Background
The RNA shown here (FMN riboswitch aptamer (RFN element)) has 135 nucleotides and comes from a rhizosphere metagenome. The model forms 100% of the base pairs in the Rfam consensus. The prediction has a mean pLDDT of 87. The sequence is in RNAcentral, with records from MGnify.

RNA sequence: GUCUUCGGGGCAGGGUGAGGGAACGCAUCAGCAUUCCCAAUUCCCGAUCGGCGGUAGAGCCCGCGACCUGUUGUCAUGCAAUAGUGGAUCUGGGGAAGUUCCAGGGCCGACGGUAUAGUCCGGAUGGGAGAAGAC
Numbered sequence: 001g002u003c004u005u006c007g008g009g010g011c012a013g014g015g016u017g018a019g020g021g022a023a024c025g026c027a028u029c030a031g032c033a034u035u036c037c038c039a040a041u042u043c044c045c046g047a048u049c050g051g052c053g054g055u056a057g058a059g060c061c062c063g064c065g066a067c068c069u070g071u072u073g074u075c076a077u078g079c080a081a082u083a084g085u086g087g088a089u090c091u092g093g094g095g096a097a098g099u100u101c102c103a104g105g106g107c108c109g110a111c112g113g114u115a116u117a118g119u120c121c122g123g124a125u126g127g128g129a130g131a132a133g134a135c
Base pairs, nucleotide, nucleotide: 001135002134003133004132005131006130013045014044015043019038020037021036022035023034025032026031047119048118049109050108051064052063053062054061059107060106068084069083070082071081072080073079074078089105090104091103092102093101111122112121113120
């Protein structure tokens, strides 16, 4: 340098019931009460997951990727380049060295859908930081 393959995981078990349906009683023009059934993996308790490179082994240090926004190129909503945005950590221990190991406490997680989502469905059998192998 060329080619090939790989390259994101996760609600166990419970509670409540916005709302809907059925029966029945009262009432009378659209209501009220009772009983039963369905009903949030999103709410509550609890459970559980962690891409890539660096480094004393990392979801929370440094950097990157995806998602999103703008600009430029292009016939184009596609594609490429580029800029911006892009969540979260403390204490103790041993050690030459670790916000990475051990112990303990805490925190974070895009966008659209839907009873409010890190975990369901969707863009995505996508893309990609990269990794491995062959010539």